[in-house]
Context: one part of a larger RNA
RNA sequence: CUGGGCGUAAAGCGCUCGUAGGCGGCCUGACAGGUCGGUUGUGAAAUCUCCUGGCUCAACUGGGAGGGGGCGACCGAAACCGUGAGGCUUGCAGGCUAGAGAGGGACAGGGAAUUCCCGGAGUAGUGGUAAAAUGCGUUGAGAUCGGGAGGAACACCAGUGGCGAAAGCGCUGUCCUGGCUGGCCCUGGACGCUGAGGAGCGAAAGCGUGGGGAGCGAACGGGAUUAGAUACCCCGGUAGUCCACGCCGUAAACGAUGAGAACUAGGUGUGGGCCGUUUGACCCGGUCCGUACCGCAGCCAACGCGCGAAGCUCUCCGCCUGAGAAGUACGGUCGCAAGGCUAAAACUC
Numbered sequence: 001c002u003g004g005g006c007g008u009a010a011a012g013c014g015c016u017c018g019u020a021g022g023c024g025g026c027c028u029g030a031c032a033g034g035u036c037g038g039u040u041g042u043g044a045a046a047u048c049u050c051c052u053g054g055c056u057c058a059a060c061u062g063g064g065a066g067g068g069g070g071c072g073a074c075c076g077a078a079a080c081c082g083u084g085a086g087g088c089u090u091g092c093a094g095g096c097u098a099g100a101g102a103g104g105g106a107c108a109g110g111g112a113a114u115u116c117c118c119g120g121a122g123u124a125g126u127g128g129u130a131a132a133a134u135g136c137g138u139u140g141a142g143a144u145c146g147g148g149a150g151g152a153a154c155a156c157c158a159g160u161g162g163c164g165a166a167a168g169c170g171c172u173g174u175c176c177u178g179g180c181u182g183g184c185c186c187u188g189g190a191c192g193c194u195g196a197g198g199a200g201c202g203a204a205a206g207c208g209u210g211g212g213g214a215g216c217g218a219a220c221g222g223g224a225u226u227a228g229a230u231a232c233c234c235c236g237g238u239a240g241u242c243c244a245c246g247c248c249g250u251a252a253a254c255g256a257u258g259a260g261a262a263c264u265a266g267g268u269g270u271g272g273g274c275c276g277u278u279u280g281a282c283c284c285g286g287u288c289c290g291u292a293c294c295g296c297a298g299c300c301a302a303c304g305c306g307c308g309a310a311g312c313u314c315u316c317c318g319c320c321u322g323a324g325a326a327g328u329a330c331g332g333u334c335g336c337a338a339g340g341c342u343a344a345a346a347c348u349c
Stems, first nucleotide, its partner, number of pairs: 004320003007303002012317001014201004021194003025088004030083002033081002035077008048066007091191001092188003095184005103177007110154001115149006125136002162169002206247006215241002220236004258316004263311001266294011298305002322349003331342004
């Protein structure tokens, strides 16, 4: 160097953008760097292979022949890689047109409910549990009616549904804004894929400053249960949960399945478009994109996967190499901290 793997056995970076690099569609002619062929030089001796000789054999050793990865020069070939030139349209991008959507940001508005406050009316309980008690209530609670305040979340619609790169996104309207899909086949003409480093995004919890605080609720107090009960149950309740700005950068960040591309039976449902059929909203047939289920071939240790592959192939990246020690120590680096990232060894089996 080659050789094996990564859904569940060790192994896909949480996700995206993108630098270097690697890889790269169809046709023509050119060059000849890679590549291939020929000739020639070199490739010391020893070593290696064959033949043959010397020590009684062998090891060892003398002689002869051969081979030798490769490298240089010259001549030549032009399929492939490469380079430069010209062209193409199927990859890619754009245009026109139509469409679906909880995609993102900001502002405004709405109703139900909980809690609290005020008022009316009213009286002895209420609340909670398996049962209770703590708690609340004659300074008038709970139940009920009216008024008000405030915060958070948006029932039904709702779907096995949709959108987003992932994290994630669900009341209504307006403004700003990203992506996606169908149709036309109009334009450019390979402009592409991946992506070490790098940069950005990144649930919850947590941190900083300031605000906010209805409900819920780590910690904490109390009541129960119990042998005990630092719990499960009950009554309270601070941080937090919410907002703005700034950090943190993790997760069973999961499809435990990297990204892109081509190829390979069918069937059923569902979301969005288009075409055909039709008098026609329908139905039916076809097609593209998405989302699910079943299943042929094939694959798999099995489970299962099966045109959204875990099948059959190609390109690029990441990662694995017995268990424990350990995702730890040390060092470095990032962070306000908590801690993150990178990442061993002794020793034990």